[in-house]
RNA sequence: GUUCACAAAAUCAAAUCUUGAUGUAUAUGCCGGGGGAUAAGGCCCGGGCGUUUCUACCAGGUUACCGUAAAUGACUUGACUACAUGAAGGUUGAGAAUCCCG
Numbered sequence: 001g002u003u004c005a006c007a008a009a010a011u012c013a014a015a016u017c018u019u020g021a022u023g024u025a026u027a028u029g030c031c032g033g034g035g036g037a038u039a040a041g042g043c044c045c046g047g048g049c050g051u052u053u054c055u056a057c058c059a060g061g062u063u064a065c066c067g068u069a070a071a072u073g074a075c076u077u078g079a080c081u082a083c084a085u086g087a088a089g090g091u092u093g094a095g096a097a098u099c100c101c102g
Stems, first nucleotide, its partner, number of pairs: 001098004006093001014092006021085005026056001029049003033045003041066002050057001058078007
C1' cells in the first nucleotide's frame, strides 16, 4: 500500500503525505589548477566563489570561431533542490492476511 471483518465519528480545525501552481534563492552562473580532443574535434577530473540555503551547477539543439594550434564564443529549450504561500486529493481508532520499501 491492498483486501477482509469490526468500532467510532460526521463534512470544522490541526498535523502529515501526494500532485500540480505561484513566489524567493541562482544567473542550472562565474574564477583558477591538472589532463584530453582537433574542423567527423571542441571534452574529462578536481578546487573555490556565488544563495540569510541543503543540494545542484548539467543535458539537448542551432550557430559562430579556431586551417591543426590551444583556446573556445553566442543564442535557445529543459529542470533539480531548499524554503514559503495558497489549491485539490489522501491519511491520522484498533485487528487479521498479504505485498512493497528501509

The RNA shown here (Purine riboswitch aptamer) has 102 nucleotides and comes from Paenibacillus solani. Rfam family: Purine riboswitch aptamer. Rfam links the family to the GO term purine nucleobase biosynthetic process. The family has 133 seed sequences and 4,097 matches in Rfam 15.1. Rfam's curators write: Riboswitches are metabolite binding domains within certain messenger RNAs that serve as precision sensors for their corresponding targets. Allosteric rearrangement of mRNA structure is mediated by ligand binding, and this results in modulation of gene expression. A class of riboswitches that selectively recognises guanine and becomes saturated at concentrations as low as 5 nM. In Bacillus subtilis, this mRNA motif is located on at least five separate transcriptional units that together encode 17 genes that are mostly involved in purine transport and purine nucleotide biosynthesis. Its mean pLDDT, the model's own confidence on a scale to 100, is 80. The source organism's lineage runs through Bacteria, Bacillati, Bacillota, Paenibacillaceae and Paenibacillus.